[in-house]
């Protein structure tokens, strides 16, 4: 980063599986992507099993709030690696 070349990845929906959930894996499928390759280091966002607090309660159980050690790299930034070569 170009009406270049060879290519690459794969959103949503749906199907199967894992997970408490967010979400992830596989299949189908393409919304798009010059890093939509890898990496949770910083920020943002999502979820709340467990834990803590409060309430309904006498209890069981349920509800609400807080909370990341969980998730998101296709939210942004950082780090590492990478194809091609016009202006």
């Nucleotide at each position: 980063g170009a009406c270049a070349a060879g290519g690459g990845c794969a959103a949503a929906c749906c199907c199967g599986g894992c997970g408490a959930a967010a979400g992830c894996c596989g299949g189908c499928g393409a919304c798009g992507c010059a890093a939509a390759g890898c990496u949770a280091c910083g920020a943002g966002g999502c979820u709340a099993c467990a834990g803590c607090g409060c309430g309904a309660u006498g209890a069981a159980u349920c509800g609400c709030g807080c909370c990341a050690a969980g998730c998101u790299a296709g939210u942004c930034g950082g780090g590492c690696c990478g194809c091609c070569g016009a202006a």

Overview:
c-di-GMP-I riboswitch aptamer from a soil metagenome, 87 nucleotides, folded computationally. The RNAcentral record of the sequence draws on MGnify. The coordinates come from a structure-prediction model, not an experiment, and the mean pLDDT is 89.